Small-subunit ribosomal RNA, 3' major domain from a metagenome, 486 nucleotides, folded computationally. Its Rfam family is "Bacterial small subunit ribosomal RNA". Model confidence (mean pLDDT): 82 of 100.
[in-house]
Context: one part of a larger RNA
């Protein structure tokens, strides 16, 4: 100077408390151990992680079966017209192995034309080489992940001090903050903080093939009240997307050291950082990646490379971790009837109509999209049933039939009808989230994708409680102490 203390001081975080709702108890998914196997590819203190989707492929593993200048890339030497190619044949699970009618390009030379000649591209055959998801992340670059979006980390010149180093950055406030204000052997700077950026909450201005009968006129349905942007017409108003206004403690009042700033309030959509987001200092942790790339060494070279057919990655006494689904009546099932928002879409989304209880199907309007589809949003509401029961709760497993994609659903898929109806009656010990449009709860939509979400990444909808306060448990910032640690 640090690092540590079951030393002390200030202080902060769903850190504890206050409270809402889970996990562990039971089926299922799923992803880890482990155990098994010919293989159950590998990596990850990780574990719905890499994987944003393993049936073939993917694909690294395993088993046959094959190929050796090779699935790919430059070079060099030589050949090189019935030549490279190749329809079809024949053998093979397939890859490849044979055989084969047919049969080339480019340029120039020379011509009436031609594979006549030379050069080349393709090929062959041979050299140099390729190839390695082989091994080393303790050789590394890049990337990334944790302490942390925590308020720190320095540095110039001065001073101090024999030196390591102090100072400065402490000290009184204050603040989400090294934020700011005041003191001060310090003075100023740098990287962080904060602002600059994007979204969201109000407005105004331009726009005006969405919207609106708001106000006008037509038409269609209606007996009529009505009602349909459908036409004309118009940008009011919703709404799109482009420029601006607005928020500064700017005002008033108390407070405080007259500051910095705290606290009330008025105005205002918003008020004191309005909300969320992108943004992650100097370093820690020989973290994490040689299997996204890049690369030093290192090993491999008829094989640790390559090509394929089946297999495994999906295997199961068992033990975690993540998550779905219940355990019912603030529910179940039926019937009826309202309201969203972000997205996607021409190898596509696919209305309507018609068949199927039903997954789907047929057959195509429309739509390269604010114009057409996916698209009825579920939960709420309204009525009816069920009565407390392993049930009209639950829906796991198993039988049968069938639907889709796909060369192909056994190993190993999703989905529908129909039987069947398992543990499960709110879960030890311990533990997790979460402070407002959150939690809880309902549902929609994408990525990847041929087909496979209870995962992931969005997106609206209804929508709470509770926070006295920092004693204590973790985790962290500053000061000061000790101390045989570096």
């Nucleotide at each position: 100077u640090g690092a540590c203390g079951g030393g002390g001081g200030c202080c902060c975080g769903c850190a504890c408390a206050a409270g809402c709702g889970g996990u562990g108890g039971a089926g299922c998914a799923u992803g880890u151990g482990g155990c098994u196997c010919a293989a159950u590819u590998c990596g990850a203190u990780a574990c719905g992680c890499g994987a944003g989707g393993a049936a073939c492929c993917u694909u690294a593993c395993c088993a046959g079966g094959g190929u050796u200048u090779g699935a790919c890339a430059u070079g060099c030497u030589g050949g090189c017209a019935g030549u490279a190619g190749a329809a079809g044949c024949c053998u093979g699970a397939a890859a490849g192995g044979g055989u084969a009618a047919c049969g080339a390009c480019c340029g120039g030379u020379a011509u009436c034309c031609a594979g006549u000649c030379c050069g080349g591209u393709a090929c062959c055959a041979g050299c140099a080489c390729a190839g390695g998801u082989g091994c080393u992340g303790c050789a590394u670059g890049g990337c990334u992940g944790u302490c942390g979006u925590c308020a720190g980390c320095u540095c110039g010149u001065g001073u101090c001090g024999u030196g390591a180093g102090a100072u400065g950055u402490u000290g009184g406030g204050u603040u989400a903050a090294g934020u700011c204000c005041c003191g001060u052997a310090a003075c100023g700077a740098g990287c962080g903080c904060a602002a600059c950026c994007c979204u969201u909450a109000u407005c105004u201005u331009c726009a005006g093939u969405u919207g609106c009968c708001a106000g006008c006129a037509a038409g269609g349905c209606g007996c009529a009240a009505g009602u349909c942007g459908u036409u004309g017409g118009g940008c009011a108003c919703u709404c799109u997307g482009a420029a601006g206004a607005g928020a500064c403690u700017g005002c008033c009042g108390a407070u405080c050291a007259u500051a910095a700033g705290u606290c009330g309030g008025a105005g205002g959509a918003a008020g004191g950082c309005g909300g969320g987001g992108a943004u992650g200092a100097c370093g820690u942790c020989a973290a994490g990646u040689c299997c996204u790339c890049a690369u030093g060494g290192c090993c491999u070279u008829u094989a640790u490379a390559c090509c394929c057919u089946g297999g495994g990655c999906u295997g199961c006494a068992c033990a975690c971790g993540u998550g779905c689904u219940a355990c019912a009546a603030u529910g179940g099932c039926c019937g009826g009837u309202a309201c969203a928002g972000a997205g996607g879409g021409u190898c596509g989304c696919a209305a309507a109509a018609c068949c199927g209880c039903a997954a789907g199907g047929u057959c195509c309007c429309g739509c390269u999209a604010a114009u057409c589809c996916c698209u009825u949003a579920a939960a709420a509401c309204c009525g009816g049933u069920c009565c407390c029961a392993g049930u009209u709760c639950g829906g796991a497993u198993u039988g049968a039939g069938g639907u889709c994609u796909g060369c192909a659903a056994u190993u190993c898929g999703a989905c529908c009808u129909c039987a069947u109806g398992a543990a499960g009656u709110c879960g030890g010990a311990a533990u997790c989230g979460c402070u407002a449009g959150u939690a809880a709860u309902c549902g929609c939509g994408c990525a990847u994708c041929a087909g496979a979400a209870c995962g992931g990444c969005g997106c609206g909808g209804u929508g709470a409680a509770u926070a006295c306060g920092u004693u204590c448990c973790c985790g962290g910032g500053c000061c000061u102490u000790g101390u045989a640690c570096a």